A computed fold for an 82-nucleotide RNA from a Candidatus Saccharimonadota bacterium, annotated as transfer RNA. The sequence was found in a public genome assembly. The source organism's lineage runs through Bacteria, Bacteria candidate phyla and Candidatus Saccharimonadota.
RNA sequence: GGGAGAGUGGUGGAAUUGGUAUACACGACGGACUUAAAAUCCGUUGCCGUAAGGCUUGAGGGUUCGAGUCCCUCCUCUCCCA
Numbered sequence: 001g002g003g004a005g006a007g008u009g010g011u012g013g014a015a016u017u018g019g020u021a022u023a024c025a026c027g028a029c030g031g032a033c034u035u036a037a038a039a040u041c042c043g044u045u046g047c048c049g050u051a052a053g054g055c056u057u058g059a060g061g062g063u064u065c066g067a068g069u070c071c072c073u074c075c076u077c078u079c080c081c082a
Base pairs, nucleotide, nucleotide: 001081002080003079004078005077006076007075010026011025012024019065027045028044029043030042031041032040046055047054048053058074059073060072061071062070
């Protein structure tokens, strides 16, 4: 230099045809149980906001009634070729 793949909450990771973003697990926090703890069980857990609501899928733009998903440019990482 050329080609391919990937990037989603604190972490792993789903959303398979464009139609409720964050299912599920881990972690964290609160509670039950215990003399106390561990284990187990229950609840909560993206961000802003008192709430209503708004925002959010690496960054920016485009298409569309509607984009994590399609298109373009860029960034980062991995692999292959030279």